Predicted 3D model of a 72-nucleotide RNA (transfer RNA) from an uncultured Muribaculaceae bacterium. It matches the Rfam family "tRNA". Rfam classes the family as a transfer RNA. Gene Ontology term of the family: triplet codon-amino acid adaptor activity. The sequence was found in a public genome assembly.
RNA sequence: UGCGGGAUGGAGCAGUGGUAGCUCAUUGGGCUCAUAACCCAAAGGUCGCAGGUUCGAGUCCUGCUCCCGCCA
Numbered sequence: 001u002g003c004g005g006g007a008u009g010g011a012g013c014a015g016u017g018g019u020a021g022c023u024c025a026u027u028g029g030g031c032u033c034a035u036a037a038c039c040c041a042a043a044g045g046u047c048g049c050a051g052g053u054u055c056g057a058g059u060c061c062u063g064c065u066c067c068c069g070c071c072a
Stems, first nucleotide, its partner, number of pairs: 002070006010024004018055001026042005048064005
């Protein structure tokens, strides 16, 4: 150079073109003599970057950046 996979809240991951979700973590409240566990709630994302298609894109197309793997 070539081929394949990946990039989505702080972490790990889902997400059939139609308002972006789950678990853990964080914060507040409840429960408890107290802590943990458990229960309730909240905050936190402009989905790697730039374009294109579409009434509408995390999703489809193109280019680029970064990470992982394979061949050499």